[in-house]
RNA sequence: UGCCUAUCUAGACCGGCUGAGGGAAAGGCCCUUAGAAGCCGGGGCAACCACCCAAUGAUCCUCAAGGGAAUACAUUGGAACGGUGCCAACUCCUGCGGAAUCGGGCGAUAGCUCGAAUCCGGUAGAUAGGCC
Numbered sequence: 001u002g003c004c005u006a007u008c009u010a011g012a013c014c015g016g017c018u019g020a021g022g023g024a025a026a027g028g029c030c031c032u033u034a035g036a037a038g039c040c041g042g043g044g045c046a047a048c049c050a051c052c053c054a055a056u057g058a059u060c061c062u063c064a065a066g067g068g069a070a071u072a073c074a075u076u077g078g079a080a081c082g083g084u085g086c087c088a089a090c091u092c093c094u095g096c097g098g099a100a101u102c103g104g105g106c107g108a109u110a111g112c113u114c115g116a117a118u119c120c121g122g123u124a125g126a127u128a129g130g131c132c
Base pairs, nucleotide, nucleotide: 002131003130004129005128006127007126008125013042014041015040016039017038021031022030023029026094027093028092043087044086045085048083049082052078053077054076055075056074057073059069060068061067062066091124096121097120098119099118101116102115103114104113105112106111
């Protein structure tokens, strides 16, 4: 870098140096000299992997119930020193497809079209784990 799986409306800062950008990309809309991004020091959030604890289930023993064994399997909950990650705004919103709702315009009707917000799926992205 690529592929697969899972999650993504919660949460989390204070200083120092530096000095103009940043929010992935496009269109918006935001943040920012009352200091962006970056680097450094300290702090914190979370629970993906690892580790620890508990319960239940699967498994094994027992004719059965009950009970026991095991801690390698699965689920749930807890703790959280390690490995990451993160600490503005729903992944800031949207783009692609679909559904129905409301309002406007055109139309004899069927319907077409514009705008708004809602829901579902997808694309893209971020993070973790596994594989190559």

Record summary: The RNA shown here (SAM riboswitch aptamer (S box leader)) has 132 nucleotides and comes from a Gammaproteobacteria bacterium. Taxonomically the source falls in Gammaproteobacteria (Bacteria, Pseudomonadati, Pseudomonadota). Its Rfam family is "SAM riboswitch aptamer (S box leader)". Rfam links the family to the GO term regulation of gene expression. On this family, see Huang et al., Nucleic Acids Res 2016: "A critical base pair in k-turns determines the conformational class adopted, and correlates with biological function".